[in-house]
RNA sequence: GGGCCUGUAACUCAGUGGUCAGAGUGGCCGGCUCAUAACCGGUAAGUCGCUGGUUCGAAUCCAGCCCGGCCCA
Numbered sequence: 001g002g003g004c005c006u007g008u009a010a011c012u013c014a015g016u017g018g019u020c021a022g023a024g025u026g027g028c029c030g031g032c033u034c035a036u037a038a039c040c041g042g043u044a045a046g047u048c049g050c051u052g053g054u055u056c057g058a059a060u061c062c063a064g065c066c067c068g069g070c071c072c073a
Base pairs, nucleotide, nucleotide: 001072002071003070004069005068007066010025011024012023013022018056027043028042029041030040031039049065050064051063052062053061
């Protein structure tokens, strides 16, 4: 330098054009317990990597760029 894959909550991931962007784990608060763990309930947390474009409407489609991974040279 070229090709492919990937980027969504603190972490691991789901979501393949329309409903408020979700789950598990973790955090916080509470319940239970003599207490801790486990278990149960509640709750906070996200410019969907960035910038443009297409569309009535974009996390999702297109282009460029950036981070990471694999392969080739």
Predicted 3D model of a 73-nucleotide RNA (transfer RNA) from a bacterium. It matches the Rfam family "tRNA". From the family's description: Transfer RNA (tRNA) molecules are approximately 80 nucleotides in length. The family's RNA type in Rfam is transfer RNA. The sequence was found in a public genome assembly.